About this RNA:
The RNA shown here (transfer RNA) has 74 nucleotides and comes from a Pseudomonadota bacterium. Its Rfam family is "tRNA". Its family is annotated with triplet codon-amino acid adaptor activity in the Gene Ontology. Taxonomically the source falls in Pseudomonadota (Bacteria, Pseudomonadati).
[in-house]
Order: sequence, then C1' cells, then structure tokens
RNA sequence: GGGGUCAUAGCUCAGCUGGUUAGAGCAGCGUGCUCAUAACUCGAAGGUCGGAGGUUCAAGUCCUCCUGACCCCA
Repeated sequence: GGGGUCAUAGCUCAGCUGGUUAGAGCAGCGUGCUCAUAACUCGAAGGUCGGAGGUUCAAGUCCUCCUGACCCCA
C1' cells in the first nucleotide's frame, strides 16, 4: 500500500429480510432472608447503538468518509 471482519449498558453478548418502547446475563445499587456475611428472592437504575454525513415515511440494521482493534496479501 491492497483486501476482509468487528465497534450496542461498567463487562460478555443478542437484536432475523429496515418497521415504531433498544434487550439478556454478569457486575454494581436498593430490598427481603440471616445474629452477621455469602448464597438465594424481589426491585429499580444504567444506552443519543464508535464519530460525521447520506438514502428512506421510518436506520442499531443500508451507502460513503473518518477513528480504533484484529486477520490475510504484498
């Protein structure tokens, strides 16, 4: 230099062929239980879906550019 994969909650990940409230588990917080802690139960919170544009009635999803990580070729 060329090609490819990936980026969604603090962490690990779902999210189908674009379709109307963005989810799960774990962690953390609170609650119940206990003399107390752990385990266990229940609950709430936590996100402008890496950044910027574009297409569309509608974008986490499609297109372009940029950033970062990884892989292949030279």